[in-house]
RNA sequence: GGCUGGGUAGCUUAGUGGUAGAGCAGACGUUUCAUAAGCGUCAGGUCGUGGGUUCGAUUCCCACCCCAGCUA
Numbered sequence: 001g002g003c004u005g006g007g008u009a010g011c012u013u014a015g016u017g018g019u020a021g022a023g024c025a026g027a028c029g030u031u032u033c034a035u036a037a038g039c040g041u042c043a044g045g046u047c048g049u050g051g052g053u054u055c056g057a058u059u060c061c062c063a064c065c066c067c068a069g070c071u072a
Base pairs, nucleotide, nucleotide: 001071002070003069004068005067006066007065010024011023012022013021018055026042027041028040029039030038048064049063050062051061052060
């Protein structure tokens, strides 16, 4: 350099065009003499960046950035 896969919450990740979910972590409540565990509630996302297509893009197309692998 070329090819393939990936980038979504603090972490691990789901989501094949129509308001972005889950688990863990966090805060609060409940329970306990107390802690942990359990249960309930809440908060937390410019969906890597910039364009394009579309009434509408996390999703489709293009370029770029980053990570992993293969290849010369």
Molecule: transfer RNA
Organism: Candidatus Liptonbacteria bacterium